The part of an RNA shown here (large-subunit ribosomal RNA, domain II) has 694 nucleotides and comes from a bacterium. The sequence was found in a public genome assembly. Model confidence (mean pLDDT): 85 of 100. Rfam family: Bacterial large subunit ribosomal RNA. Gene Ontology terms of the family: ribosome and structural constituent of ribosome.
Context: one part of a larger RNA
RNA sequence: UCCAACGACUUAUUUUGUGUUGCAGUCUAAGCGCGCAAGCGUGCAGGCACAGCGAAAGCGAGUCAUAACAUGGCGGCAUAUAUGCAGCACAAGAUAGACCCGAAGCGUGAUGAGCUUGCCUUGGCCAGGGUGAACUCCCGAGAAAUCGGGAGGGAGGCCCGAACCGGUUGAUUGUUCAAAAUCUUCGGAUGAGCUGAGGUAAGGAGUGAAAAGCUAAUCGAAUUACGUAAUAGCUGGUUCUCUCCGAAACAGUUUUAGGACUGGCGGCAAGAGUUCCUCUUGGGGGUAGAGCACUGGAUGGUCAGUACAGGGAGAAAUCCCGGCCGACCAAUCAAACUCCGAAUACCGAGAGUCAAGAUCUUGCUAGUUAGACUGUGGGGGCUAAGCUCCAUGGUCGCGAGGGGAAGAGCCCAGAUCGUCAUCUAAGGUCCCUAAAUCCAUGCUAAGUGUAAAAGGCAGUCAUGACCCAUAGACAGAUAGGAGGUUGGCUUAGAGGUAGCCAUCCUUUAAAGAGUGUGUAACAACUCACUAUUCGACGGGUCGUGGCGCCGAAAAUGUACCGGGGCUAAGCAUGGUACCGAAGAUACGGAUUUAUACUUCCUUCGGGAAGUGUAAGUGGUAGGAGAGCAUUUCGGCCUGCAGUGAAGAAUGACCCGCGAGGGCGUUUGGAGCGGCCGGAAGAGAAAAUGUUGGA
Repeated sequence: UCCAACGACUUAUUUUGUGUUGCAGUCUAAGCGCGCAAGCGUGCAGGCACAGCGAAAGCGAGUCAUAACAUGGCGGCAUAUAUGCAGCACAAGAUAGACCCGAAGCGUGAUGAGCUUGCCUUGGCCAGGGUGAACUCCCGAGAAAUCGGGAGGGAGGCCCGAACCGGUUGAUUGUUCAAAAUCUUCGGAUGAGCUGAGGUAAGGAGUGAAAAGCUAAUCGAAUUACGUAAUAGCUGGUUCUCUCCGAAACAGUUUUAGGACUGGCGGCAAGAGUUCCUCUUGGGGGUAGAGCACUGGAUGGUCAGUACAGGGAGAAAUCCCGGCCGACCAAUCAAACUCCGAAUACCGAGAGUCAAGAUCUUGCUAGUUAGACUGUGGGGGCUAAGCUCCAUGGUCGCGAGGGGAAGAGCCCAGAUCGUCAUCUAAGGUCCCUAAAUCCAUGCUAAGUGUAAAAGGCAGUCAUGACCCAUAGACAGAUAGGAGGUUGGCUUAGAGGUAGCCAUCCUUUAAAGAGUGUGUAACAACUCACUAUUCGACGGGUCGUGGCGCCGAAAAUGUACCGGGGCUAAGCAUGGUACCGAAGAUACGGAUUUAUACUUCCUUCGGGAAGUGUAAGUGGUAGGAGAGCAUUUCGGCCUGCAGUGAAGAAUGACCCGCGAGGGCGUUUGGAGCGGCCGGAAGAGAAAAUGUUGGA
């Protein structure tokens, strides 16, 4: 990993509700009697109901509060609905292990010191070598104390190093030789040494040269049995089918935040009967917008005020600039401003079609309270985030199908089933790839399309305003471009052309006290300006709009059209076709609800079947309904079987929407069904499920 078997909402008591049965008050419990048993009979105990109110004494159709006859609370009377007790079934709650498996742990009693820690008793062991303390003796020195030398001696938690004890480094091993070893290297090795045997101390206790170490591969509290099915707001799992409906991820409270309770939203039952919704109409509002009349901000101007301490000028008077404050004028800003003020939304009334599984009420009973993105209105943040927090729609969640290359949340559209039928939506129609190489008019030349800003720009198209022009424009060519004058100042110089000031006059067709190059300064060249030439429905300037251009560098591989590729197969406007979905339509089938008719049954409430009509039939959590299968029991029910039961294998056959049920064949060799009911050890693919097997 696979296969098989086993494996999870039960049972008892009780409460509430729904259905149903009996009685009209109801039901018996224990016990007793009878009976083989099943069961039958008995059983004035007791329960619930029949009256309430009060804390209670108590009173009683009333009672309590009160001084009260007032008033009020809870009851009664009247109307309507009926209501009570007991049994059975189902659903939910409570108490119990309470759907199943799962802790770490807690308590009580036992078992452990043959491992290991300490201690006690009694034994054993430590090759060899080195060093050479005390002390003794001898010799020498000395007055002595004492000192020097030699010999002997053999001390030491001394030295080196086997056994022995240890376990420092590295490697090997790591389904191992081994649940701690092997090799190498290393520490101690007469000592606080090592070691045998016997004994002793234990679970909140021992022992510990102390590491919370060790106490039998178990230690921040051993092992084992029991309490025990501890508890688990946590994780996992929870087994057949079809049909109908179908959520929530919100509010409040919570030692509460991944839990719970109440409400909201779902289901089922009963009741009301359009209350829902839409339109019309009547309302209140202070949002969007707007405004500056208040409050507050803020810009410019004018005027007034203000200060022994703002700046400048002046001898001073004073003047100029600035600060603060106020008024007015102009132009402005505001979530916590408003002289104003919508659209929506909300509330009331009226009317209307529609019949939505609309709305409302009551009862019973779930799940949900981690939401996500997207459009719109906002707060936080950076008008950042696939960010976060609200409000209001949508989708996903719980939704398949088509489009978007691919894709939870975008666009279209809501899958009952079948059909080799038709029409469409979004989106598309050159090829991949179903359908236009469609029609008309423009634009783009950048592969723009198929990626982005400030900014830049004789790209190109359209459109507008102004100016020049056959009395000759624009561009080009030829010629002129002068005089006072070298203007004044400054300067070494300043002659149009370093800088400062002024910028006139004259001659002219025209010519600046000069547009640049240039010189040390002049010179020289050039421009403005003028004439001639040339001969244009042309030229120049400034805007606006459309489509383009530059700005534009990234990491595996073209790589920002899905691809090929495209000059339209790009962009804009208009049009006609076609394709395109599980949408719509057509035909046929199933089923739910409503309704009509027919038949049958009926406890007269209704139920079943059939035939029409209309509307439905996506679905997680979850609710409701109808069924299938398994085991077993009951029935004065009914069958099969050695001419082959159950079981096993198999089939291209039949029935059922399905769970499933038949039939045939083979095997097997002795029991097994059908119908109507009862009762459950009643359905497995999952639980690191359990056991067995491969």